[in-house]
RNA sequence: GUCUCUGUAGCUCAGCGUCAGAGCACUGCUCUCAUGAGGCAGGGGUCGCGAGUUAAACUCUCGCCAGAGACA
Numbered sequence: 001g002u003c004u005c006u007g008u009a010g011c012u013c014a015g016c017g018u019c020a021g022a023g024c025a026c027u028g029c030u031c032u033c034a035u036g037a038g039g040c041a042g043g044g045g046u047c048g049c050g051a052g053u054u055a056a057a058c059u060c061u062c063g064c065c066a067g068a069g070a071c072a
Base pairs, nucleotide, nucleotide: 001071002070003069004068005067006066007065010024011023012022013021018055026042027041028040029039030038048064049063050062051061052060
């Protein structure tokens, strides 16, 4: 330098154009002598950044940024 993949909650990851979710973590309650485990409820997101297409974009297209890999 070229190509491919990845970027979504604090962490690990789902999400085939039409409500942004799960597990763990966190908060409150419950349970216990107490802690943990268990049970119930809850908070937390400019979906890496910008633009385009569309009635509608995490999702499709383009550019940029960051990371990983392959080739040279």